[in-house]
Formats: sequence, C1' cells, structure tokens
RNA sequence: AUCCUCCUUCAGGGUCCGGUGCAAUUCCGAACCGGCGGUGAUGGCCUCUGGCCGAGCCCGCGAACCCCAGGAAACUGGGGCCGACCCGGUGUGAUUCCGGGGCCGACCGUUAAAGUCGGGAUGGGAGAAGGGGCUU
Repeated sequence: AUCCUCCUUCAGGGUCCGGUGCAAUUCCGAACCGGCGGUGAUGGCCUCUGGCCGAGCCCGCGAACCCCAGGAAACUGGGGCCGACCCGGUGUGAUUCCGGGGCCGACCGUUAAAGUCGGGAUGGGAGAAGGGGCUU
C1' cells in the first nucleotide's frame, strides 16, 4: 500500500420586506437555500516532483413515502416510487467553465394551499475522517 473486518467521531441549508385577508413565514409580489460519491474537459488557483477548488436540474446514492415477506415487538430482508436546463461564448472536446435566462424540491400538521414554519428527528443516512486487527 492492498483485501476483508471491527471500533470511534463527524455527516443539510433557507422568507429580508411588502400585498390581500377574520386568518397565510403556506396564497400574490419579492427574497433566500442547495446532502453524499462520480465525471468535471488540455478549466481555475497556489507555497508547483505536487496540492487545492470546481454540477441542486449529467450518472449514481441517501432520507421520506408505498407494497410484500418474516418477527410478539424493536426491527430485518426484498421490491416499488424517487424533482428540475436551455441559449450564447471559448474550445478538438463542456447540459460541469464564462455570460444570460429558466426550472425543481418527500411525508404528517397548520385559523389558508409550505423547498424555507412545527413534527416524526436527541431518529435515520449516502458517505467522510481517524484508529485497531487481518490477507497479500
């Protein structure tokens, strides 16, 4: 270093302001937010044998929700569902860079319809970091 395995820790952001109304952070105007891995072009940056950054809408994953089976239960296994992008520029090459304009966002709840409020959740978790053992 690598294979397998165990342990520990960590692992999600967001309504400023205004309008209507009996009532709305839920509607309307406007504002704001973007989990994890991959790819990220011959890109960008830097302290340059190398390091770092770089996609919400490209690929995959996760939570939630639904179904089936098992179980006294906790829960486990399997399956399903699972949102959204175009135009221009550069270039051999970009749905990723640059410019512009768009679009999307579980369930339950609520004096009134929620990506942003409350709740399940002091939960779960893709995965990240560190450490122990083991194989080569």